[in-house]
Context: one part of a larger RNA
Molecule: large-subunit ribosomal RNA, domain II
Organism: soil metagenome
RNA sequence: GCCGGCGAGUUACUCGUCUGUGGCGAGGUUAAGCGAUGAGCGGAGCCGUAGCGAAAGCGAGUCCGAACAGGGCGCAUCAGUCGCAGGCGGUAGACCCGAAGCCAAGCGAGCUACCCAUGGGCAGGUUGAAGCGAGGGUAAGACCUCGUGGAGGACCGAACCGACCUAGGUUGAAAACUGGGCGGAUGACCUGUGGGUCGGAGUGAAAGGCUAAUCAAGCUUGGGGAUAUCUGGUUCUCUCCGAAAUAUAUUUAGGUAUAGCGUCCGGUGAAUUGCAUCAUGGCCGUAGAGCACUGUUUGGACUAGGGGCCUUACCCGGUUACCGACUUCAGACAAACUCCGAAGACCAUUGAUGUGUACCCGGGCAGUCAGUCCGUGGGGGAUAAGCUUCACGGUCGAAAGGGAAACAACCCAGACCACCAGCUAAGGUCCCAAAGUGCUAGCUAAGUGGGAAACGAUGUUCGAAUGCCGAGACAACCAGGAGGUUGGCUUAGAAGCAGCCACCCUUGAAAGAGUGCGUAACAGCUCACUGGUCAAGUGUUCGGGCGCGGACAAUGUAACGGGGCUCAAGCUAGCCACCGAAGCUGUGGGUUCGUUGAACUCUUCGGAGUUCUUCGAGCGGUAGGAGAGCGUUCACACGCCAGCGAAGCGGCCGCGGAAGCGAGCCGUGGAGGCGUGUGAAGUGAGAAUGCCGGC
Numbered sequence: 001g002c003c004g005g006c007g008a009g010u011u012a013c014u015c016g017u018c019u020g021u022g023g024c025g026a027g028g029u030u031a032a033g034c035g036a037u038g039a040g041c042g043g044a045g046c047c048g049u050a051g052c053g054a055a056a057g058c059g060a061g062u063c064c065g066a067a068c069a070g071g072g073c074g075c076a077u078c079a080g081u082c083g084c085a086g087g088c089g090g091u092a093g094a095c096c097c098g099a100a101g102c103c104a105a106g107c108g109a110g111c112u113a114c115c116c117a118u119g120g121g122c123a124g125g126u127u128g129a130a131g132c133g134a135g136g137g138u139a140a141g142a143c144c145u146c147g148u149g150g151a152g153g154a155c156c157g158a159a160c161c162g163a164c165c166u167a168g169g170u171u172g173a174a175a176a177c178u179g180g181g182c183g184g185a186u187g188a189c190c191u192g193u194g195g196g197u198c199g200g201a202g203u204g205a206a207a208g209g210c211u212a213a214u215c216a217a218g219c220u221u222g223g224g225g226a227u228a229u230c231u232g233g234u235u236c237u238c239u240c241c242g243a244a245a246u247a248u249a250u251u252u253a254g255g256u257a258u259a260g261c262g263u264c265c266g267g268u269g270a271a272u273u274g275c276a277u278c279a280u281g282g283c284c285g286u287a288g289a290g291c292a293c294u295g296u297u298u299g300g301a302c303u304a305g306g307g308g309c310c311u312u313a314c315c316c317g318g319u320u321a322c323c324g325a326c327u328u329c330a331g332a333c334a335a336a337c338u339c340c341g342a343a344g345a346c347c348a349u350u351g352a353u354g355u356g357u358a359c360c361c362g363g364g365c366a367g368u369c370a371g372u373c374c375g376u377g378g379g380g381g382a383u384a385a386g387c388u389u390c391a392c393g394g395u396c397g398a399a400a401g402g403g404a405a406a407c408a409a410c411c412c413a414g415a416c417c418a419c420c421a422g423c424u425a426a427g428g429u430c431c432c433a434a435a436g437u438g439c440u441a442g443c444u445a446a447g448u449g450g451g452a453a454a455c456g457a458u459g460u461u462c463g464a465a466u467g468c469c470g471a472g473a474c475a476a477c478c479a480g481g482a483g484g485u486u487g488g489c490u491u492a493g494a495a496g497c498a499g500c501c502a503c504c505c506u507u508g509a510a511a512g513a514g515u516g517c518g519u520a521a522c523a524g525c526u527c528a529c530u531g532g533u534c535a536a537g538u539g540u541u542c543g544g545g546c547g548c549g550g551a552c553a554a555u556g557u558a559a560c561g562g563g564g565c566u567c568a569a570g571c572u573a574g575c576c577a578c579c580g581a582a583g584c585u586g587u588g589g590g591u592u593c594g595u596u597g598a599a600c601u602c603u604u605c606g607g608a609g610u611u612c613u614u615c616g617a618g619c620g621g622u623a624g625g626a627g628a629g630c631g632u633u634c635a636c637a638c639g640c641c642a643g644c645g646a647a648g649c650g651g652c653c654g655c656g657g658a659a660g661c662g663a664g665c666c667g668u669g670g671a672g673g674c675g676u677g678u679g680a681a682g683u684g685a686g687a688a689u690g691c692c693g694g695c
């Protein structure tokens, strides 16, 4: 890992409540016990028939109160109770498995920590303390030298003890090792044997270390099925309906309670109750807009006041390219501004139309309290996020089908079943690949299409305006482009051309006190401007369409799904046709609900139920509610099968809407089994790192 078996809402209760069903009914019912395990007896007790008050208590009333007031709860306004079955709850382990832990009683120091007693061990080599002797030295000493001596948690290094580095090993040779190096090696050394100390306790040269491969509290058994707002798992089928991810509260935030939303039953064959659209009437202060208020704000006018200057002994006064309230003109801004003000939302109506109980009330049973993306209106953020938080709508969630290459959330559209029938939606129609190499007109040359901005550009096309132009424009070519004058200033110089000021006059067809290059300064080239040659358009501005640049990423084209496409197979406008889904239609069938009719059964005569039938509508579905069935084991009753071969197993075949069922045949097997009805459950397996077994 696979296969097989086992494996999870059970059981108890004089418990609560609701539904169904049955008995009796202002009553209902017994318990223990007796009795034949029966019928029956047994009325103790319990529930109901009266409430109110904390209570004494009173009583259709009572309590508070001084009250006859007022108010609260009651009466008037009448059904219970005992079984059975089921739903849910309570108390119990209460659907199953799962802690880490807590407590108690015991067992452990044959491992290890420390201690006690008694034994054992340490090759070899080195160093050479004190003391002592001799000599020297001294007044005597101190002291010096040589020798002797053999100290030391001394030195080197085996055994022994350790474990610093590295390689290997890592399903190992080994649940800590091996190789090569390494530290201590007469000591706080190592070690044998015997003995001692233990679970909040021991022991610890102290690491929370060690106390039997276990230690921030050992192990074993017990309390014990501890508890687990947590995770996982929870077993047959079909039918009808079908959510939520919100509000409030919470030692609450991944839990729970109540409400909201689901389902089932009743009120109920009751009210135009609900919902949608329209009409009418209300209500509101958003979008927009505006500046009348509150604030912000630009420029002008006017001017109080202030500053500067002038005048002035003071008081006055004059002036100002300063600042500037108020007022005024023009122009703006606002979630917390409004003189205004939609669309729309909401409320209502003798309303109208559609839908057809969808509404409301009561009750049983839930689930939901992590939502998600998209569009729109806002807040937060950076007018970021597959961001976050609200509101309105949609989808997914719980939705399959078609489209978007692929793609929960986007577009189209809501799958009861069948069909080798038809029509469409979104989206498509050259090939892959179903359907147009369709039509008309234009645009694009960039493979733009088929990724992107500010910005840039004689791309191209369309529109508008305007200048010049056969009295000859624009471009090109030929020629001129002069004089006063080197204007004045400045400067070493400044002559059109460093800079400052001015920018005149003359001649003329025209020519700037000079457009650029250039010189040290001049010179030189050139432009503006003019004539000529040529010959018909040539400039400028604004706007629209489609293109261009801007444009850089990691395996390989790789930014149309691909091939490939250029008067298109691209884009714009229009038209016709076709394809295209589980949508719609057609035909047949199933089922639920409603409806038409018929038959039958029961009836308290109100009706209820079953079967068939006509027509119509519905039938995606997670959590979840409701309903109907299939199958397993056992029990009872009745009816059957079986050694002429039961069950089980293998093969073939058939039936049913599913779970499933089966006549028959063959083989195997060798003794029990089946149908109908009722009852009772250890009643259905794929998942729980499930448990046991096999391979």
Base pairs, nucleotide, nucleotide: 001695002694003693004692005691006690011092012091013090015089016088017087018086019085020084021083022082023081024080027047028046029045033041034040051058052057061073062072063071064070095233096232098230102223103222104221105220106219107218113197114196115195116194117193118192119191120190121189122187124156125155126154127152131148132147133146134145135144136143160184161183162182164181165180166179167178168177199215201211202210203209236629237628238627239626240625241624246259247258248257249256250255260368261367262365263364264363265362266361267360273358274355275354276353277352278351279349280348281347282346284344288340289338290337294334295333296332298330299329300328301327305323306322307320308319309318310317371396373394374393375392376391377390378389379388380387401412402411403410416589417588418587419586421585422584423583427579428578429577430563431562432561436576438575439574440573441572442571443570449565455549456548459546460545461544462543463542464541465540466539467538468537476533477532478531479530480529482506483505484504487501488500489499512527516525517524590619591618592617593616594615597612598611599610600609601608602607630684632681633680634679635678636677637676638675639674640673641672648668649667650666651665652664653662654661655660